[in-house]
Transfer RNA from Butyrivibrio sp., 73 nucleotides, folded computationally.
Lineage of the source: Bacteria > Bacillati > Bacillota > Lachnospirales > Butyrivibrio.
Its mean pLDDT, the model's own confidence on a scale to 100, is 81.
The sequence is in RNAcentral, with records from ENA.
Its Rfam family is "tRNA". The family's RNA type in Rfam is transfer RNA. About the family: Transfer RNA (tRNA) molecules are approximately 80 nucleotides in length.

RNA sequence: AUCCGUGUGGCUCAAUUGGCAGAGCAACUGACUCCUAAUCAGAAGGUUGCGGGUUCAAGUCCCGCCACGGGUA
Numbered sequence: 001a002u003c004c005g006u007g008u009g010g011c012u013c014a015a016u017u018g019g020c021a022g023a024g025c026a027a028c029u030g031a032c033u034c035c036u037a038a039u040c041a042g043a044a045g046g047u048u049g050c051g052g053g054u055u056c057a058a059g060u061c062c063c064g065c066c067a068c069g070g071g072u073a
Base pairs, nucleotide, nucleotide: 001072002071003070004069005068006067007066010025011024012023013022019056028042029041030040031039049065050064051063052062053061
């Protein structure tokens, strides 16, 4: 330089043909306990990497950029 893949709560990952953004873990609150752990219950936490475009509607499709990984040179 060029090609491919990945980017979603603090972490690991889902999200069907474009149609309500979810789960587990962690952390927090409560119950239980003499206390802690474990267990149970609850609530909270997201500009879906950034910026545009298409669409009634975009995590998903298109364009550019950025970061990370890989192939070729």